[in-house]
RNA sequence: ACAUUUGUAGCUCAGAGGAUAGAGCGUUCGGAUACGAACCGAAAGGUCGAAGGUUCGAAUCCUUCCAAAUGUG
Numbered sequence: 001a002c003a004u005u006u007g008u009a010g011c012u013c014a015g016a017g018g019a020u021a022g023a024g025c026g027u028u029c030g031g032a033u034a035c036g037a038a039c040c041g042a043a044a045g046g047u048c049g050a051a052g053g054u055u056c057g058a059a060u061c062c063u064u065c066c067a068a069a070u071g072u073g
Base pairs, nucleotide, nucleotide: 001072002071003070004069005068006067007066010025011024012023013022018056027043028042029041030040031039049065050064051063052062053061
């Protein structure tokens, strides 16, 4: 330099153009317990990497850029 893949909650990841963007772990609160752990219930936490475009409607499709990984040279 070129090609491919990835970027969504604190972490690991789902999410075929249409529902209020979800799960597990973690965090907080409560229950339970002699006290804890495990377990049960609930809550908080997201401008979906950035900017444009297409569309009635974009996390999802297109373009450019940024970051990371892999490959080629």